[in-house]
RNA sequence: UCCGACAAAGGCAAACCAGGAGAAAUCCUGGGACGCAAAGCCUUGGACCUAAAGUCCUCUGGGGCUAUGGCAGCCAGGCUACCGAAG
Numbered sequence: 001u002c003c004g005a006c007a008a009a010g011g012c013a014a015a016c017c018a019g020g021a022g023a024a025a026u027c028c029u030g031g032g033a034c035g036c037a038a039a040g041c042c043u044u045g046g047a048c049c050u051a052a053a054g055u056c057c058u059c060u061g062g063g064g065c066u067a068u069g070g071c072a073g074c075c076a077g078g079c080u081a082c083c084g085a086a087g
Base pairs, nucleotide, nucleotide: 002087003084004083011036012035016031017030018029019028020027021026034073040079041078042077044076045075046074048070049069054065055064056063057062
């Protein structure tokens, strides 16, 4: 350094609930633990979600497209890091 133990010390926190923000996706705080060895940080590429504004269509009810909005607990990539059995 790779690696990751029925190790030790600690860490994070899905669903769901309450309050708040937002057009929505989703996020924040508290509770709560399904899980996580980078489930720490960064939207750089892809996937996925949403469509306010924009634009097109329309039977005027609405519908299509679109990210500049999200998602790091979808996959890659970049940066950083606690512990130390076996190999």
Predicted 3D model of an 87-nucleotide RNA (c-di-GMP-I-GGC riboswitch aptamer) from a Chloroflexota bacterium. Its Rfam family is "c-di-GMP-I-GGC riboswitch aptamer". Gene Ontology term of the family: cyclic-di-GMP binding.